The prediction has a mean pLDDT of 82. Predicted 3D model of a 102-nucleotide RNA (SAM riboswitch aptamer (S box leader)) from a soil metagenome. Its Rfam family is "SAM riboswitch aptamer (S box leader)". From the family's description: The SAM riboswitch is found upstream of a number of genes which code for proteins involved in methionine or cysteine biosynthesis in Gram-positive bacteria. The sequence is in RNAcentral, with records from MGnify. The model forms 97% of the base pairs in the Rfam consensus.
RNA sequence: UCUUAUCCAGAGCGGUGGAGGGAUCGGCCCUAUGAAACCGCGGCAACCCCCGAUCAUUAUCGGAAGGGUGCCAAUUCCGGCAGAAUCAACUGGAAGAUGAGA
Numbered sequence: 001u002c003u004u005a006u007c008c009a010g011a012g013c014g015g016u017g018g019a020g021g022g023a024u025c026g027g028c029c030c031u032a033u034g035a036a037a038c039c040g041c042g043g044c045a046a047c048c049c050c051c052g053a054u055c056a057u058u059a060u061c062g063g064a065a066g067g068g069u070g071c072c073a074a075u076u077c078c079g080g081c082a083g084a085a086u087c088a089a090c091u092g093g094a095a096g097a098u099g100a101g102a
Base pairs, nucleotide, nucleotide: 001102002101003100004099005098006097007096012041013040014039015038016037020030021029022028024080025079026078027077042072043071044070047068048067049066050063051062052061053060054059076095081092082091083090
């Protein structure tokens, strides 16, 4: 970089640190009652491995002890583009994130 699946659920304490963070822009939030980052421990989840059931297979359903990731404020925090609409709710898209594969 490409393909593909998912993104209204769920899950935080301690130490170091010392001012930012929520991708981007706007909004709105979080933050000295301690931001980012790093470390330790804990947890959530079920994408891959794995385990069980059905099946000829693909696959479907279930599980979570173990391994690989991921995640643990707010729907991906909301919007941005298009449709519809008085407005909003709404639908789709873009962008982004994560997994698996190339």